The part of an RNA shown here (large-subunit ribosomal RNA, domain I) has 499 nucleotides and comes from Alishewanella aestuarii. It matches the Rfam family "Bacterial large subunit ribosomal RNA". The RNAcentral record of the full RNA draws on ENA.
Context: one part of a larger RNA
RNA sequence: CGCACACGGUGGAUGCCUAGGCGGCAGGAGGCGAUGAAGGACGUGGUAGCCUGCGAUAAGCCUCGGGGAGCUGGCAAACGAGCUUUGAUCCGGGGAUGUCCGAAUGGGGAAACCCACCUCUUUAGGAGGUAUCCGGCGCUGAAUACAUAGGUGCCUGGAAGCGAACCCGGGGAACUGAAACAUCUAAGUACCCGGAGGAAAAGAAAUCAACCGAGAUUCCGUCAGUAGCGGCGAGCGAACGCGGAUUAGCCCUUAAGCGCAUGACGUUCUAGCAGAGUGAUCUGGAAAGGUCAGCCAAAGAAGGUGAUAGCCCUGUAUGCGAAAGGGCGUCUUGCGUGAAAUCGAGUAGGGCGGGGCACGUGAAACCCUGUCUGAACAUGGGGGGACCAUCCUCCAAGGCUAAAUACUCCCUGCCGACCGAUAGUGAACCAGUACCGUGAGGGAAAGGCGAAAAGAACCCCGGAGAGGGGAGUGAAAUAGAACCUGAAACCGUGUGCGU
Repeated sequence: CGCACACGGUGGAUGCCUAGGCGGCAGGAGGCGAUGAAGGACGUGGUAGCCUGCGAUAAGCCUCGGGGAGCUGGCAAACGAGCUUUGAUCCGGGGAUGUCCGAAUGGGGAAACCCACCUCUUUAGGAGGUAUCCGGCGCUGAAUACAUAGGUGCCUGGAAGCGAACCCGGGGAACUGAAACAUCUAAGUACCCGGAGGAAAAGAAAUCAACCGAGAUUCCGUCAGUAGCGGCGAGCGAACGCGGAUUAGCCCUUAAGCGCAUGACGUUCUAGCAGAGUGAUCUGGAAAGGUCAGCCAAAGAAGGUGAUAGCCCUGUAUGCGAAAGGGCGUCUUGCGUGAAAUCGAGUAGGGCGGGGCACGUGAAACCCUGUCUGAACAUGGGGGGACCAUCCUCCAAGGCUAAAUACUCCCUGCCGACCGAUAGUGAACCAGUACCGUGAGGGAAAGGCGAAAAGAACCCCGGAGAGGGGAGUGAAAUAGAACCUGAAACCGUGUGCGU
């Protein structure tokens, strides 16, 4: 040095586990904000670093309910000081307080800071007010007589900012595909802006149809990858009709309705309560396991308990419960809205240029309109895919409208041939943290002793070490905190053999 065996070290795979995720179902909720939000800064505890809670009344104050024996949140024990059957801690409803920043709003500003003015006052570490814009109202008030514009108010109401997706509108790419590329596609997608609601939008035929008829809108299935469109390339792609979901019609003609408040009734949400039924013995550290003998079941869902428990605990089936606040439904009463217009004229239609329709200008109807024009008035007008006639059908240029439909930041309950720590969220753990970047932004690693800390008193070696050896605990300590299991690579020790 090699091989073999045994025993270790290192390492953290594997197995098992789950505190966290992922996907869904049902119901709820669908907003918060100048009565100062979302989000923060700084404080706040007897000792107090971080998290949580709270706000100078600061892990809290008042009140109304629930509850019933312990309590002073967690990491995280100890000490100290207290509270509590005169009902604490805790849970729920309502209220009070709520520093500073932030739309931030007295002015400024490099957010959490700086500097003011006015009024009141108990003179203090005091209270209140002072941004902008819009509407209403009052008072004023030009050119210009009435008026209007404008001005002004210590009057009155509103707005603003934030929020995951869904919705409507205004703008609007490129990569890509066409095996290149320009029309085309991607796509009216991504993205930007504005606005609204719990849904939004659309909506009661100037619609379709086809000589039969239907009867607002929306959504789903089908029609159908059809008819068509298309450098007739790549690709794009209907409608009629039919079957379903849901159904609701109205107003401008004083009305359908809608909103707010009020009270009554019903129901429901926001705490909770009651709730059946097992013992012995054996093994074992421990019984829920084995054996024997029982019981309940409208409850044998589930979780926990020292191994696998219907009957030990929490629960489960079932039944019950609200002082206060909220939701929904019906009704009562009151107020508001509908409410503008006078049946729709610079409209319909036409020319030019665009856009939308599955439809790329095409024979291109229909809808919208930048520009130029420009009717009729129900004895009228629009449409039926160039256009004309006949026929059929409807009534534009005013408005409202639930449901069926879309979505899930969020709440409650439940489910899974979903994951099980390199998986599942980036994040099971104090994670959008540490760390990186000027910044926009990027972005980790990291779970497991034991049933219970019983977490190793005391002794020994050692540097008052590190580490270890005894002792002790424990079922187990090769479960000793670098802690379940403990694979492999890699490194040793011992023995044997070989060289």